This is a predicted structure of a 472-nucleotide part of an RNA (small-subunit ribosomal RNA, 5' domain) from Jacaranda mimosifolia.
Context: one part of a larger RNA
Formats: sequence, C1' cells, structure tokens
RNA sequence: AGAUGAACGUUAGCGGCAUGCUUAACACAAGUAGGAUAGGAAGUGGUGUUUCCAGUGGCGGACCGGUGAGUACUAUGUAAGAACCUGCCAUUGGAAGGGGAACAACAACUGGGAACGGCUGUUAUUACCCCGUAAGCUGAAGAGCAAAAUGAGAAAUCCGCCUGAGAAAGGGCUUCUGUUUGAUUAGCUAGUUGGUGAGGCAAUAGCUUACCAAGGCAAUGAUUAGUAGCUAGUUCGAGAGGAUGAUCAACCACACUAUGACUCAGACAUGGUCCAAACUCCUACGAGAGGUAGCAGUGGGAAAUUUUUCGCAAUAAGCAAAAGCCUAAUGAAGCAAUGCCGCGUGGAGGUAGAAGGUCCACGGUUGUGAACUUCUUUUCCUAGAGAAGAAGCAAUGACAGUAUCUGGGGAAUAAGCAUCGGCUAACUCUAUGAGAGCAGCUGCGAUAAGACAGAGGAUGCAAGCAUUAUCU
Repeated sequence: AGAUGAACGUUAGCGGCAUGCUUAACACAAGUAGGAUAGGAAGUGGUGUUUCCAGUGGCGGACCGGUGAGUACUAUGUAAGAACCUGCCAUUGGAAGGGGAACAACAACUGGGAACGGCUGUUAUUACCCCGUAAGCUGAAGAGCAAAAUGAGAAAUCCGCCUGAGAAAGGGCUUCUGUUUGAUUAGCUAGUUGGUGAGGCAAUAGCUUACCAAGGCAAUGAUUAGUAGCUAGUUCGAGAGGAUGAUCAACCACACUAUGACUCAGACAUGGUCCAAACUCCUACGAGAGGUAGCAGUGGGAAAUUUUUCGCAAUAAGCAAAAGCCUAAUGAAGCAAUGCCGCGUGGAGGUAGAAGGUCCACGGUUGUGAACUUCUUUUCCUAGAGAAGAAGCAAUGACAGUAUCUGGGGAAUAAGCAUCGGCUAACUCUAUGAGAGCAGCUGCGAUAAGACAGAGGAUGCAAGCAUUAUCU
C1' cells in the first nucleotide's frame, strides 16, 4: 500500500447492486417446508351429477433445499479404460387370448388412558394368481424358462399396459498422475500379497470362503500422530510465487449419537423403517411420542451476523388426459454504511477586508469564509399520470401505486473523522512540570514541551473516518 462474510469507537443525507452465525455438527416451544379444519341448509329413501372425507391402486417422497462433523483417500482435479445398470422422456419393431381366488374399505362385536389395535362376515380394481402364446434368455445339445390392463369419448381418436432393439443422458467400477505437517513417528502387514475351486454382485475384484504358495508396502518417507471437505475460483504480487476455499457452480460426505436392512429403476433414504444409547415430553406406571446442519424464529455461546413478512404473477420440480393442485425451491419486500459504485449537502457576485476568536498585537490570520444581492432545484415536500416484466384471442402481477414522467414550493432537509517532532502532508499560544499523560518505531515530559492537555490555525480522507484482527 492492497484485501476482508469482519468487529469496535465516533459520525451519518439518498439511491442502485451485492453480502449477512467464520463461534456450540449446542439445545430447540408453537408455526410452516408434499394441501384439506369447523359449522350450517334441504323430511326420508333410490338414481344421476357435483363437492368433501376414508380406503385400494399408480407416480413422486433418491429431486429441490441445508451443513462441512467425518474423510490425507472408498474423496477431489486431470487423463484414460472394460467386466456393468438405468424409471420417466424421445426413436423404431412385436404382442395384449382364456380363467380364478383373495385383501382393504364397509358392517357387527371387542381391547386400550393414549398411541394403536383384535376377531367374524362381505366386496371392487390399471392390486394378485393360473393356463395358453413367444421376438427374447439359458444350455454343447435334446431341451428348459419367461408377459400383459384396461379406461375415456357419440365417434374420429386419445391416455395407458407387456416385451425387444439402438441411441442420448445419468449412475456404479478400475487405472496413471497431482493434492498438508511432523523422523523427538522406521519399520508396517496375516485376508495380509498372489494362485486354484466354490460362493456372491448389475458388473470386475480377497468382495467372501476352503486349500496352496510366501508374498506385498517402505528414506522417491511406508506405518503412526496432528490438521483439513476437494475443485473451478478468490485475494496479494510486474512476475515467479504466497495465502485462502464465504456468496455463486460442479463433485463428495452427513442428517440427535451408533448400527442394520426393507421397498425401489435408483437409498442402506434429513421431514421412511428396525434395534441400542443420551436428552426432552406424556402416562391410568402396563406403555407411548420426538429429532430445524429446510424457512423464519427462541435460548445459549460469542467481538460478531437479519423478518416467527408477501406471493405462487414469473422461472422451475412433482403429480394429473387436461383444467389444475402443491412447493419457506424460487420471485419479491423488510432489517444492517457490511461492502462496491453513483449522487448530494448549493452556483455566481460580494471589502467597511465588519464584529468575534487568535497571534510578540498601530499589523497579520481566520477570510469571499459569513452577512448581503441574485440564480438553480439534483435531493426534499406536495399534487397528478403511471409501467415493462404476461407467454397464449381474452383473462391472469406478489413486487406496487414501485420505477419512471409532469406540475407546484422553497437554499430550502443533509459533514464528519483522524492527524500535525522525524519516518509522514500539516505550527503556534496557554496550562502542566519526571507528575499527569503520550507512544507503530525512534522516543517525548526535569518551569520557555512544534511529541502530554486545551485553544486557534493547518493537513489528509470524506458519508464516512480512525483503531484492532488476519493475509500478501
């Protein structure tokens, strides 16, 4: 000198765009994050339609959003590879024949304080099963195995179901190489290293297992210990290089702690499940419920970090044939000078060089500074008009009566902070007297202090300024 997710002191007019728990991956009340509560009307029943509720069934809850605890390599960056999988979407073939038995809902009875159940009876489906058929798969071969679902419409037709193929895109796996510190960590390893058989997986593989061999890694730092998510990037620097990994984007890991599997195309699954531990709540003591590192918010910790806001209008995800529903994703507003950028706090004239302050004082300086005269209205106040963002004929805008434009008013509403011995731009007076104090370094203060304190003046930056912390 530059930089920061900054903090502290002091001061403060406005706008635009960004950013905002770096500490306790500490604990979390009620709300909400994948919707549905209460009441009423028509006398009763049937049918139809509409709406709501419960259930069966399908798809989605593996996306989006959060955090960085763990992880020094099962990660990540880069460059390759072969033994694999893929729902929905798009392309292109083939097929959908016949039959059956249940389980919810519902009804009756019944257990429990609750959470939640039990038993009997009954019924439908794009739920389930059997037979037939077979492009396909398996096998050396004879041969064997294996599928489906209909619905809507007056109709045209449309939405779906089953089974092949190839692509795209996504994912799993393997390998080369780069990625922190310590040798006051020197030896480490027994499924360990390799082979054969078997098992297992979507797939390769000591991935697992039986037997056999005795290997494998290591001063080019193994092992062990500490620290740490990695990268594109960010920042300093002329560069070499150093430091760093907030926001945004890609990947990874995690979801109170520790483990396990189920379902699924995909999870060993943040708002699923089982077991165990801690904590909180509830209990009729037999038993139950919960998980904000989603969004706001609370307590706590801390030098320190925001609203329990508005809307699905736009973009986008999911579902649906669609209308549409849903979304604290997202779009917006609010708070904070936290940062960057921009604008303003007036312009011109004005010497009796006024008064006041200050100074070794008949003079200088403050200082054209003020007063005063005149002009302008960015900003401000007020009144009116008023968007784009909406695609898709019309309708549909949270932001928002916002941005912006026009009229009226009046210099009106708006300047501070630090420093002044040298480094380092800027000097005098008064008071103090080794005391009070200052201080980044050198050092100042002993009765004439340009270094302390006050005043006048000056210098630097400016809605900021100075200090502290960290990096270059």

Source information:
Model confidence (mean pLDDT): 81 of 100.